[in-house]
């Protein structure tokens, strides 16, 4: 120097391949319930606009191009 994989709530992950109309679950947070009380239970609610810029479409987390980190190969 090339090359390949990953980068989405605090944590872990799905979605990506096949673009489609305010982005899903699990755990954890908050609140109410329950209990003499605590954990479990049960009932609600909040958190991300998808590594960073650009493109291309009517419409991008999703396709394309550049960067960034992390890891992994070759030299």
């Nucleotide at each position: 120097g090339c090359u390949g994989u990953u980068a989405u709530a605090g944590c872990u992950u799905a979605g990506c391949c096949c673009g489609g109309u305010c982005a899903a679950a699990g755990c954890g947070c908050u609140u109410c319930u329950c209990u003499g009380a605590u954990a479990a239970g049960g009932a609600a609610g909040a958190g991300a606009g998808c590594g960073g810029a650009g493109g291309u479409u009517c419409a991008a987390a999703u396709c394309c191009u550049c960067c960034u980190a992390a890891c992994a190969g070759c030299a």